Context: one part of a larger RNA
RNA sequence: UGACGGGGACCCGCACAAGCAGUGGAGUAUGUGGUUUAAUUCGAAGCAACGCGAAGAACCUUACCAGGGCUUGACAUGCAGGUGAAUAUGCUAGAGAUAGUAUAGUCCUUCGGGACACCUGUGCAGGUGGUGCAUGGUUGUCGUCAGCUCGUGUCGUGAGAUGUUGGGUUAAGUCCCGCAACGAGCGCAACCCCUGUUGCUAGUUGCCAUCAUUAAGUUGGGCACUCUAGCGAGACUGCCGGUGACAAAUCGGAGGAAGGUGGGGACGACGUCAAAUCAUCAUGCCCCUUAUGUCCUGGGCUACACACGUACUACAAUGGCUAUAACAGCAGGGAGCUAAGGAGUAAUCCGGAGCGAAUCCUCAAAAAUAGUCCCAGUUCGAAUUGUGGGCUGAAACCCGCCCACAUGAAGUCGGAAUUGCUAGUAAUGGCAGGUCAGCAUACUGCCGUGAAUACGUUCCCGGGUCUUGCACU
Numbered sequence: 001u002g003a004c005g006g007g008g009a010c011c012c013g014c015a016c017a018a019g020c021a022g023u024g025g026a027g028u029a030u031g032u033g034g035u036u037u038a039a040u041u042c043g044a045a046g047c048a049a050c051g052c053g054a055a056g057a058a059c060c061u062u063a064c065c066a067g068g069g070c071u072u073g074a075c076a077u078g079c080a081g082g083u084g085a086a087u088a089u090g091c092u093a094g095a096g097a098u099a100g101u102a103u104a105g106u107c108c109u110u111c112g113g114g115a116c117a118c119c120u121g122u123g124c125a126g127g128u129g130g131u132g133c134a135u136g137g138u139u140g141u142c143g144u145c146a147g148c149u150c151g152u153g154u155c156g157u158g159a160g161a162u163g164u165u166g167g168g169u170u171a172a173g174u175c176c177c178g179c180a181a182c183g184a185g186c187g188c189a190a191c192c193c194c195u196g197u198u199g200c201u202a203g204u205u206g207c208c209a210u211c212a213u214u215a216a217g218u219u220g221g222g223c224a225c226u227c228u229a230g231c232g233a234g235a236c237u238g239c240c241g242g243u244g245a246c247a248a249a250u251c252g253g254a255g256g257a258a259g260g261u262g263g264g265g266a267c268g269a270c271g272u273c274a275a276a277u278c279a280u281c282a283u284g285c286c287c288c289u290u291a292u293g294u295c296c297u298g299g300g301c302u303a304c305a306c307a308c309g310u311a312c313u314a315c316a317a318u319g320g321c322u323a324u325a326a327c328a329g330c331a332g333g334g335a336g337c338u339a340a341g342g343a344g345u346a347a348u349c350c351g352g353a354g355c356g357a358a359u360c361c362u363c364a365a366a367a368a369u370a371g372u373c374c375c376a377g378u379u380c381g382a383a384u385u386g387u388g389g390g391c392u393g394a395a396a397c398c399c400g401c402c403c404a405c406a407u408g409a410a411g412u413c414g415g416a417a418u419u420g421c422u423a424g425u426a427a428u429g430g431c432a433g434g435u436c437a438g439c440a441u442a443c444u445g446c447c448g449u450g451a452a453u454a455c456g457u458u459c460c461c462g463g464g465u466c467u468u469g470c471a472c473u
Stems, first nucleotide, its partner, number of pairs: 002472001004469002007467007015457002019421005026313008034304002042053002064299007073124001077123008087104007107114002126288002129286003135282002137277003140273001142271001147186006153162003166177003192265004197233007206223003211220002236259001239253005315414001319373006331362003336355002341350003380411001385406007427449007
């Protein structure tokens, strides 16, 4: 100087408290441990691993296992020699890789050769093999916490200190005042994006107040309004009052769509954890080279006495079921989205209009209204199993999703413990997208309905500043 203290002072944070909804009990989904296995590929490990890499394992993926093959090789390139093919379509053998065979097929030329392909040989290829404790790059975390430093000067023998401490204030080392300091840098804030108000410009595919017209903004017409998307305006403690040190600021008010950072996002200082990743990629060194490379078929990653994490669905009446033209936003669509109409109880099928889309399509559910159930393991709950069907795909046995009928398990609100959340938030309802042939209770977004509570900082956890002790540095 730091670090640490069951030392002190001050301050902050869904940290506690006040509330709401959960998890922990049940069933299922999914990840992990363990066990099993020929293999159950590998990585991730307190917070910061465990619906994580994986935005989607039937084959492929795939790295694992068994078996069958290849050895200049599945892939790249140089040199030397040789050949003229490569390729396509059949047939035969085979699980296939592959092998044999038949037919078609052979470019340019200065005739030296060249291009391309194949074969042989040789340099080499290849490795998801090891080391993240050799590394780059990327990422997590403390933490969007308010800190971390430098130049010159001054003080100290020196390590160092000062500045950065102090008095106020702030979300903030934010700003003001003071001061042996004066300045500066990286952070904070702002500049960027979305959203909330409005003006102008523009008016189709969007909109419809007025006038016609129609089943319908359907058409004429219009661009006022909504909306779209570009440029502006707007908020700055600017104004008023109180407090304050004539400061910074803070409290209240006015006006205003919005008020003191308006609400979200992107943005992450010096550094910490030899944190994570050699399996995104790159890369040193080591290792394999008829195999640790590579091709193929089948299997496995989906196993199951058990344990843990994260979710979904429930245990019901603020509910279940039945019926009835209520109302969104984000977004996507050509090997695609798929309407009307028809068939089927349904999944789905037939059909094929329109649309490369503000034009067409995907397209709501909770809610509301009416009826029924009457507190029960039930008209709750849906697991499990059986049968029959549908879809994708060469192929659903291991191992997909969906529908119908039947079956109708546990579960009556969950011990110790523990999580999230302060407002359009929690809770709750559905929708879209990426991945994707098919497969979503996950993830990323979107809109609908829409609360309760915060006295306060004694305590728990984490953090910041000053100070003190110290057997650590």
Description
This is a predicted structure of a 473-nucleotide part of an RNA (small-subunit ribosomal RNA, 3' major domain) from an uncultured bacterium. The prediction has a mean pLDDT of 83. The full RNA is in RNAcentral, with records from ENA and SILVA.